[in-house]
RNA sequence: CGAGUCGGCCGGGCGGUCGCGGUGCCGUGAGGCAUCGAGGAAAGUCCGGACUCCACCGAGCAGGGUGGUGGGCAACACCCACCCGGGGCAACCCGCGGGACAGUGCCACAGAGAACAGACCGCCCCGGCUUCUGCAAGGGGUCGGGGUAAGGGUGAAACGGUGGUGUAAGAGACCACCAGCACCCCGGGUGACCGGGGUGGCUAGGCAAACCCCACCCGGAGCAAGAUCAAGAAGGGUGCCUCCGGGCACUCGCGGAAGCGUCCGAGGGCUGCUCGCCCGAGCUUCCGGGUAGAUCGCACCAGGCGGCCGGCAACGGUCGUCGCAGAUGGAUGAUCGCCACCCGGGCUCCGGCCCGGGUACAGAAUCCGGCUUACAGGCCGGCUCGUCCC
Numbered sequence: 001c002g003a004g005u006c007g008g009c010c011g012g013g014c015g016g017u018c019g020c021g022g023u024g025c026c027g028u029g030a031g032g033c034a035u036c037g038a039g040g041a042a043a044g045u046c047c048g049g050a051c052u053c054c055a056c057c058g059a060g061c062a063g064g065g066u067g068g069u070g071g072g073c074a075a076c077a078c079c080c081a082c083c084c085g086g087g088g089c090a091a092c093c094c095g096c097g098g099g100a101c102a103g104u105g106c107c108a109c110a111g112a113g114a115a116c117a118g119a120c121c122g123c124c125c126c127g128g129c130u131u132c133u134g135c136a137a138g139g140g141g142u143c144g145g146g147g148u149a150a151g152g153g154u155g156a157a158a159c160g161g162u163g164g165u166g167u168a169a170g171a172g173a174c175c176a177c178c179a180g181c182a183c184c185c186c187g188g189g190u191g192a193c194c195g196g197g198g199u200g201g202c203u204a205g206g207c208a209a210a211c212c213c214c215a216c217c218c219g220g221a222g223c224a225a226g227a228u229c230a231a232g233a234a235g236g237g238u239g240c241c242u243c244c245g246g247g248c249a250c251u252c253g254c255g256g257a258a259g260c261g262u263c264c265g266a267g268g269g270c271u272g273c274u275c276g277c278c279c280g281a282g283c284u285u286c287c288g289g290g291u292a293g294a295u296c297g298c299a300c301c302a303g304g305c306g307g308c309c310g311g312c313a314a315c316g317g318u319c320g321u322c323g324c325a326g327a328u329g330g331a332u333g334a335u336c337g338c339c340a341c342c343c344g345g346g347c348u349c350c351g352g353c354c355c356g357g358g359u360a361c362a363g364a365a366u367c368c369g370g371c372u373u374a375c376a377g378g379c380c381g382g383c384u385c386g387u388c389c390c
Stems, first nucleotide, its partner, number of pairs: 001386010012339007020037007039361001043372002046370005051222004063218005068082005083097001084095004098213002103211002105207003120152002122148011160178006179203001181200008226296004235287003239283002252261003267279004303322008340359008
């Protein structure tokens, strides 16, 4: 320098004007001042927890989840390290990575046959007929019976591989080596597992993200959780009042009488009080539950940053420092100027200048740890391979 691989970070800056929300101060109030105000994913809501209410002695069933080993963590389907298998020259990447001799099931298409299988072609043997020839023997053709899994062909996969013995042709039928399987022993490792040796029978297909089996884990609902105060209306009780009712003793009028009118009226309005005028049948107070509404939950935390120590690492310990959105018809915006970056066009004295356009994905709603997905443009670092130079 080129090619590649892995990881981390930024994701516009400054200023002016107008506007929105939280908090504090000032103001009787309208409002004013100060200060703070989205993200790496706030997203999808896929996992795990905190918190709240309900249930709960314990255990089990059903249902769901996880799945190599060791460690980390509050916990996890997350993270770190390692093992095994696969890919790459390598750095590195990928793996939904328990069990297929517990049982059941499935294996498309093609193919004769897809699980303890299968005879399509081929190979070989026997018999009949026919042909070559006069006969026999032998060869060819055809039909029938049988043997054979070495060869061809199909397929993702065809029941170990190579060589030999053997045979009519063949076959782990037998032998040697190799691969693989099961068991045993020795050594290393916490472990998954690795290395070495021996024995056995000759061979064992795949799928568990098919049912299933094994081990471990999981109580349910969720901030519209839940808690406090509580208007109005309805319910229950106390007290007061009445012209509803009751009484006829008391005032008067009408009436033969029943009765009607009148009087006896708490409370309210004008009006803070007294008087006056008017309205007038309900008013007052307590109790428990609780709607609207308000407040809390709710912004301090498994918290961020930095140093040191332990650890390969994830992470842990310790010290210092910082305070960092909080709406609920739901704020965090709009616009202008300058700069930065990118694209296009023009000019150029090659230093640049001018004009136009663009700058993503997205956007809190109880909080936290993860995963996944989206993202214009840009920056930094580790490692590998190749080439050249010293």
A computed fold for a 390-nucleotide RNA from Microlunatus sp., annotated as Bacterial RNase P class A. Its mean pLDDT, the model's own confidence on a scale to 100, is 77. The organism belongs to Microlunatus, within Bacteria. Of the family's consensus pairs, 91% are formed in the model. Rfam family: Bacterial RNase P class A. The family's RNA type in Rfam is ribozyme.